[in-house]
RNA sequence: GCACCUGUAGCUCAGCUGGAUAGAGUCGCUGACUUCGAAUCAGUUGGUCGCGGGUUCGAAUCCUGCCAGGUGCA
Numbered sequence: 001g002c003a004c005c006u007g008u009a010g011c012u013c014a015g016c017u018g019g020a021u022a023g024a025g026u027c028g029c030u031g032a033c034u035u036c037g038a039a040u041c042a043g044u045u046g047g048u049c050g051c052g053g054g055u056u057c058g059a060a061u062c063c064u065g066c067c068a069g070g071u072g073c074a
Stems, first nucleotide, its partner, number of pairs: 001073007010026004019057001028044005050066005
C1' cells in the first nucleotide's frame, strides 16, 4: 500500500430481507430476606448505535469518506 472483518449501556453481546419507545446478561443503585454480610428474589439508573455526509416518508441497518482495532497478501 491492497483486500476483508469488527466498532451498539461501565463490561460481554443480540438486533443488520430499512419501520415499534434500541434490547439481554452482567456491573452499579434501591428494596425484600438476614443479627450483620454473602447468596437469592423484586425493582431501577445508564445509549450522539465509532465520527461526518448522502439515499429514503422513515437509517443501528443501505451507499460513501474518515477514525480505531484485528486478520490476510505484498